[in-house]
Context: one part of a larger RNA
RNA sequence: CGCUGUAUUUGUUCGGGAAUCGCUCGUGACGAGAGGACCGAAUUGAACGAGCCGCUGGUCUGCCAGCUUUGGUACCAACUGAAGUGCUGGGUAGCUAUUGCUCGGAAGGGAUAAGCGCUGAAAGCAUCUAAGCACGAAGCCCAACCCAAGACUAGGUGUAGGAUCCUGGAAGACUACCAGGUUGAUAGGCUCUAGGUGUACGCACAGCAAUGUGUUUAGCCGAGGAGUACUAAUAAUCCG
Numbered sequence: 001c002g003c004u005g006u007a008u009u010u011g012u013u014c015g016g017g018a019a020u021c022g023c024u025c026g027u028g029a030c031g032a033g034a035g036g037a038c039c040g041a042a043u044u045g046a047a048c049g050a051g052c053c054g055c056u057g058g059u060c061u062g063c064c065a066g067c068u069u070u071g072g073u074a075c076c077a078a079c080u081g082a083a084g085u086g087c088u089g090g091g092u093a094g095c096u097a098u099u100g101c102u103c104g105g106a107a108g109g110g111a112u113a114a115g116c117g118c119u120g121a122a123a124g125c126a127u128c129u130a131a132g133c134a135c136g137a138a139g140c141c142c143a144a145c146c147c148a149a150g151a152c153u154a155g156g157u158g159u160a161g162g163a164u165c166c167u168g169g170a171a172g173a174c175u176a177c178c179a180g181g182u183u184g185a186u187a188g189g190c191u192c193u194a195g196g197u198g199u200a201c202g203c204a205c206a207g208c209a210a211u212g213u214g215u216u217u218a219g220c221c222g223a224g225g226a227g228u229a230c231u232a233a234u235a236a237u238c239c240g
């Protein structure tokens, strides 16, 4: 820009994409033996693909704790800056792994290939073929899964609202999308909490002291969850 007014919802399908293999066990035909199946039934895996984070782990420069050198808050204590996040030990949310989990390629229909047949003449026989008819593949066409009306023959149903702006997001380069905008829990704050770290400061007691014990499963944090209008989503304008 087109689809010739049009939000939201639903989702038709021309067409496109994807769509893999094995093992074990039972039966065990056949065969002198050695050997050793098809079909069907039941399990169990590999590779590949998609999704997810309850479990096992990774990361986690938010968070908690320990430790060193040095500077600062006059000093002690406490706290804090710098040293690759100063180093070390843990670790929530999120992100993530054939290092974890779940699922998938199933079933069915149609037409066929090689092949197997029925009937059957030419050719009184025979013959799957010449007329006719029936089967037969991981392959082909449907169906099932994903995308899908720029499918320019641009489809159908249906309907009056939409945007700017603002608060945000498991959405995101921007845009878009989604949740909200006081008739409000959208984000922040506050309260509580799953959870993380691991028992704070101060004080008391014991010890010459380093230090230990008690107060104290404390203190701090809490990207997750819940509640609560305290703060900010005001007011208004534009398009149809």
Stems, first nucleotide, its partner, number of pairs: 001150001015147003020046003024042001030035001048104005056097004063090005068083006108142003115135001117133002161239004165181005186232003189228005195221003202215005

Large-subunit ribosomal RNA, domain VI from Candidatus Harrisonbacteria bacterium RIFCSPLOWO2_02_FULL_45_10c, 240 nucleotides, folded computationally. The sequence was found in a public genome assembly.